Predicted 3D model of a 78-nucleotide RNA (c-di-GMP-I riboswitch aptamer) from an Actinomycetota bacterium. The prediction has a mean pLDDT of 90. NCBI's taxonomy places the organism under Bacteria, Bacillati, Actinomycetota.

[in-house]
RNA sequence: UCCCGACAAGGGCAAACCCGGGGCGACCCGGGGACGCAAAGUCACGGGCCUUCGGAAGAAGGCAGCCGGAUCGUCGAA
Numbered sequence: 001u002c003c004c005g006a007c008a009a010g011g012g013c014a015a016a017c018c019c020g021g022g023g024c025g026a027c028c029c030g031g032g033g034a035c036g037c038a039a040a041g042u043c044a045c046g047g048g049c050c051u052u053c054g055g056a057a058g059a060a061g062g063c064a065g066c067c068g069g070a071u072c073g074u075c076g077a078a
């Protein structure tokens, strides 16, 4: 350094739901709250799902805590 992931250490994030706000909507932001997570850090590149417009074709958006991939990263047992 890489692989790997402990009844290790320091810690970190925050589902559902509730309150306030933004949006046509999916959903997002802030506060509360913890289901869980070794990347539940970041990226919409591929697949997938969701929303809006449309008769359709398709177009525009959303989801990274759906899967894959890329990239930065804490620690160091087996």
Stems, first nucleotide, its partner, number of pairs: 004076002012037002017032006035065001041071003045068003048063006